[in-house]
RNA sequence: UAGUAGAGCGGCGCACGGGUGAGUAACACGUGAGUAACCUACCCCUGGAUUUGGAAUAACUUCGGGAAACUGAAGCUAAUGCCGAAUAAGCCCACAAUGUCAUACGGCGAAGUGGGAAAAGAGGGCUUCGGCUCUCGUCCGGGGAUGGGCUCGCGGUCCAUUAGCUAGAUGGUGGGGUAACGGCCUACCAUGGCCUUGAUGGAUAGCUGGUCUGAGAGGACGAUCAGCCACACUGGGACUGAGACACGGCCCAGACUCCUACGGGAGGCAGCAGUGGGGAAUCUUGCGCAAUGGACGAAAGUCUGACGCAGCAACGCCGCGUGGGUGACUAAGGCUCUUGGGUCGUAAAGCCCUGUCAGAAAGGAAGAAGUCGUUUGUAGUUAAUACCUGCAAGCGUUGACGGUACUUUCAAAGGAAGCACCGGCUAACUCCGUGCCAGCAGCCGCGGUAAUACGGAGGGUGCAAGCGUUGUUCGGAAUCACUGGGCGUAAAGCGAGUGUAGGCGGCUUGAUAAGUCGGGUGUGAAAGCCCAGGGCUCAACCCUGGAACUGCGCCCGAUACUGUUAUGGCUUGAGUACGAGAGAGGGUUGCGGAAUUGUCGGUGUAGAGGUGAAAUUCGUAGAUAUCGGCAAGAACACCAGCGGCGAAGGCGGCAACCUGGUUCGAUACUGACGCUCAGACUCGAAAGCGUGGGGAGCAAACAGGAUUAGAUACCCUGGUAGUCCACGCCGUAAACGAUGUUCACUAGAUGACGGUUGCCUUUUGGCGAGCGUUGUCGUCGCUAACGCAUUAAGUGAACCGCCUGGGGAGUACGGUCGCAAGAUUAAAACUCAAAGGAAUUGACGGGGGCCCGCACAAGCGGUGGAGCAUGUGUUUAAUUCGAAGCAACGCGAAGAACCUUACCUGGGCUUGACAUCCUGGAAAUCUCUUGGAAACAAGAGCGUGCCCUUCGGGGAAUCCAGUGACAGGUGCUGCAUGGCUGUCGUCAGCUCGUGUCGUGAGAUGUUCGGUUAAGUCCGGCAACGAGCGCAACCCUUAUCUUCAGUUGCCAGCAUUUGGUUGGGGACUCCGGAGAGACUGCCGGUGUUAAACCGGAGGAAGGCGGGGAUGACGUCAAGUCCUCAUGGCCCUUAUGUCCAGGGCGACACACGUGCUACAAUGGCCGAUACAAAGGGCAGCAAAGCGGCGACGUGGAGCGAAUCCCAAAAAGUCGGCCUCAGUUCGGAUAAGAGUCUGCAACUCGACUCUUUGAAGUUGGAAUCGCUAGUAAUCGCGGAUCAGCAUGCCGCGGUGAAUACGUUCCCGGGCCUUGUACACACCGCCCGUCACACCAUGGGAGUCGCUUGGACCAGAAGUCGCUGGUAGCCAUCCUUCGGGAGGCAGGUGCCGAAGGUCUGAGUGGUAACUGGGGUGAAGUCGUAACAAGGUA
Repeated sequence: UAGUAGAGCGGCGCACGGGUGAGUAACACGUGAGUAACCUACCCCUGGAUUUGGAAUAACUUCGGGAAACUGAAGCUAAUGCCGAAUAAGCCCACAAUGUCAUACGGCGAAGUGGGAAAAGAGGGCUUCGGCUCUCGUCCGGGGAUGGGCUCGCGGUCCAUUAGCUAGAUGGUGGGGUAACGGCCUACCAUGGCCUUGAUGGAUAGCUGGUCUGAGAGGACGAUCAGCCACACUGGGACUGAGACACGGCCCAGACUCCUACGGGAGGCAGCAGUGGGGAAUCUUGCGCAAUGGACGAAAGUCUGACGCAGCAACGCCGCGUGGGUGACUAAGGCUCUUGGGUCGUAAAGCCCUGUCAGAAAGGAAGAAGUCGUUUGUAGUUAAUACCUGCAAGCGUUGACGGUACUUUCAAAGGAAGCACCGGCUAACUCCGUGCCAGCAGCCGCGGUAAUACGGAGGGUGCAAGCGUUGUUCGGAAUCACUGGGCGUAAAGCGAGUGUAGGCGGCUUGAUAAGUCGGGUGUGAAAGCCCAGGGCUCAACCCUGGAACUGCGCCCGAUACUGUUAUGGCUUGAGUACGAGAGAGGGUUGCGGAAUUGUCGGUGUAGAGGUGAAAUUCGUAGAUAUCGGCAAGAACACCAGCGGCGAAGGCGGCAACCUGGUUCGAUACUGACGCUCAGACUCGAAAGCGUGGGGAGCAAACAGGAUUAGAUACCCUGGUAGUCCACGCCGUAAACGAUGUUCACUAGAUGACGGUUGCCUUUUGGCGAGCGUUGUCGUCGCUAACGCAUUAAGUGAACCGCCUGGGGAGUACGGUCGCAAGAUUAAAACUCAAAGGAAUUGACGGGGGCCCGCACAAGCGGUGGAGCAUGUGUUUAAUUCGAAGCAACGCGAAGAACCUUACCUGGGCUUGACAUCCUGGAAAUCUCUUGGAAACAAGAGCGUGCCCUUCGGGGAAUCCAGUGACAGGUGCUGCAUGGCUGUCGUCAGCUCGUGUCGUGAGAUGUUCGGUUAAGUCCGGCAACGAGCGCAACCCUUAUCUUCAGUUGCCAGCAUUUGGUUGGGGACUCCGGAGAGACUGCCGGUGUUAAACCGGAGGAAGGCGGGGAUGACGUCAAGUCCUCAUGGCCCUUAUGUCCAGGGCGACACACGUGCUACAAUGGCCGAUACAAAGGGCAGCAAAGCGGCGACGUGGAGCGAAUCCCAAAAAGUCGGCCUCAGUUCGGAUAAGAGUCUGCAACUCGACUCUUUGAAGUUGGAAUCGCUAGUAAUCGCGGAUCAGCAUGCCGCGGUGAAUACGUUCCCGGGCCUUGUACACACCGCCCGUCACACCAUGGGAGUCGCUUGGACCAGAAGUCGCUGGUAGCCAUCCUUCGGGAGGCAGGUGCCGAAGGUCUGAGUGGUAACUGGGGUGAAGUCGUAACAAGGUA
């Protein structure tokens, strides 16, 4: 405690559901057909049946084995388990009169004959116990439904560097096998089958509905959901079953894991959770069968990680919130700042509200329909009102999620915003830090001291519970182009032809209906997308309906076009025949002359040859030159021509022979015979290769000579292959018109070549027409432009080839070809952000044309040599700093003894030498003492002014002390800047508006023809105008007029030593105003122009001379040390004061000058003539002193008055006489003068003495074209002093310029360009170094796969199963038989083994090239005529 749990027998299920995508390029999938070649448990409909016997066996019991898993023996027993017999309407098999359908094989049906195969019961009700009846089950048929098997058409990946594959292979016959067709299997026979419409092989891949993207066409993908397939540890195999060769079954082999008593066993998460590992990365070992679905069951029910729910992850989609209103002292704070402000910002705070979400509390669903029980009603069944079944109604019963959704209440702005970005693309900007560092970066690119680009901050922009990054796909990308591209020069037309397959194809008739078109029909699963409607508060999501699914099949119709057909028709495409031509078309043979070279002989003598110049070389052994003879080979002058021929390559003396193509003409014929052409085949320059000849000239290699830094080159002298011939290879070229072939169409003009032809014409001829070929120009059109343009690159058609960024690379590997050289086919890794075309503007050229300039030339004088001066380099404690080709270097500096001064050494100061403000004190100032090098330090003394005053004091200025704000800096950055300046260059240019042209950059104008100094002017012109420059206007100078005459002047008149004075305005001069010169006039040239040449007149003539004046721009030119200034830096120092030193150094080198080297000179004496300046802290006269510098002196003068002031060269006279001098003056000694606080380092000058180098200057180099060069002196600035420098002034005063070839610079036009930082550009290759990927490589290690052989598990199948193992059902004559099992054996057969191939990958000493890499080496190849195109 109940026939319950559990075990077993039996039935059904376990082939569903769930997972995964390894394999598979296949009838696997999709779609549409077929199965007349098939199966289908359970389910539905329907017909028939469910009779009668028998033998076992599990559980169980007993005894064993084993560690276990498990298992053996004996015994008992049941069934819807198993077996025999009966029956057979159907069914199956064989034969089969015959019917019907049909699409060939054939299908469907069928009388008849023979043979064969079935079954199981259980439960309920009633019962007269016979049975009746109901439900479920079982068996045999028929039909349906569902699900499947098999077959076929079509469709969807890559590689041809995979081109041949195939022996059960293709077919047939017989047999076997299957549910079923079939080489599915087997025996025999035949030799087929597949393939360039891509077989075979390799690589990759599950397929589809669909998903993402896209305007579409497409492209990419195949998660979730759905359909199909395949797989279940790996490989093989069958069993059972309706269905499997079976995910959670079996057997075998293998790998792995686990257990073990070592004998042996067990296992398979690509089920749900979960673990480990791998990885950038992917969840809970949850709840429930309540719903939906499945299996079983009569049912209750059981099972169900299917499923329904919950959990985790912002992984996605959708919705919601993080508050709303008001609020200005625009708070504080941050950031910024031009210090005014601006901004975050109504933002916050404050005040007033709201209540989603989250929180708390209360209420609280739908999802539930059923099932079952019970009651009632009703229908079916039945003899029955039982039973049973169905239907309807009432009641009861079922919720994992879940106390969830939802509702209400409470309190509370309370708990809830981030991420990326802010240079352009691309919305959004400042500060600080950093300083080619750190870093950023999708592309372009940022960062080297002012970073909107790095990092931070403030601010802003965009999205938002997300935002960014990374990866991937599509798009943009018309960048593989079907829609929808190209190939002359950007990548791209095969070198050319013949021609196969293929593609395409004239006019016309009939037929057909394959393509095509129309209609209908079947299918195109559902979901998805789209539309409409509906349900969750909305949406996402879900539901219902529609549309669509562009496809395929079938039926009917149309017949224009395409196809097919009638061996239809036609003649215009194509071709043939006939006549007439032109031609370097090809091949063979022969002939010819000129030239070159060689050789022989003659003449002849010293050179020849060659070059930029030379040399090598040849020559006295006789060259070169010249004449004659001979030999040889090659090539064919003139004709010869964008002439001819050929498919291209190519073809050139003459003749003959053989031969191809082509043109014209007029007829006849054939009747679409055509075009193109993948493969294929043929031809194919030069060079090269093989064999054999030949070899004059030329000429790689090579040698020598030159050139050169070198010169393995260019130039020269030689010279071998080769070039030539025959035969055979090679098969490439910028094989180019960089332009495939064919056909048609689309303005013209003008040449050439070959035919034909009309008219005119005496003729060489002239004018036409049409055909073929070959050029030039040009319209439309095309083209990116350049250009092309009836010979297209135009408009169309057909076919073929080819292209898809640069490099790597036309390379590697593989294949094919070749004797080789090599050719052909042809990648990848890696790397770059370009490579390229055409055109534009510049710049450049050892391109061209024109033109200019003291650019050259012609001249004159210099520099470079000497000494000195000065600047620079150099040196130094410092030699302060800057300037650096021209365009730094007598420059900043118009003047360093101190100062200047910035530098060095040393000594001081720290609110400072200087400015402003504040506090306290003192007036300021001046004088003196001590120490010191001074600055300064310490100390002493005199002394109180000015303004106001309420007499206390205050103020201004000055000084002292203190505090901090600040001062200060010649510190850095001229590459942060302003300003100023140099330079090209006083060169003639540089631009704009409008118009026009061009897609555009841009052009035009501005070019062109003249002319000019000039973009000056004229003419022309798609330009017309204008601006900045040029010129002119300005200054000066040259002439004149006029006005004005002092300090200037003086002709005439007086006067004087003297314009000194009177006087004068004439002259000079001065300085105001004017005139004058404009190609105005004449002649010539010229375009009737501009202009030029000549002339006249004129002081001056063509810009009269000179100056000022410097376009747009260039050089990151120069200057932060003139000044100004951003930023940075220093702050008891990088500031400031002081002393001394230095800027002055001195081996040497350079620049700029002075003085010379002498006689055109030097010296001495005499004597004449300027201009322009300066002068009061000044110039200073006369006079005196000194040899002199100078001193003294102080008239005069703030200057047309006075002074500096003498001008010098010159002229006259004298000396010197060619010397290191009477040249030259350095150096040095001594003595002085002046300035100055001070001349030592370190001034100038004077005197005396000293008396160097130097005798005209190498290479090289500078200036100057007329009042210039040269030469001579004078003045000024700076300045105390100091000038050979600088800036000015005048005096004297030349030579030369033929000319533009060359050097330099410049202008205009044009040309080339690979340059644009612009030729001081760009750029190539080797070598060296580093790194990267890659080829070869003796080998070596894997993977995939083929062939041959060995061996062979499980297992199916075959044979055997005997005289020798075992066996319940049937038969039996009881012996046994039939049959089966075990066992044996054979075929096949997985893994395995051996041998041998093929393919592919990794790795490897070494090796090959390639790529990349701020500053390596060598050269200079290319770009310009790139210096040799």
Molecule: small-subunit ribosomal RNA
Organism: metagenome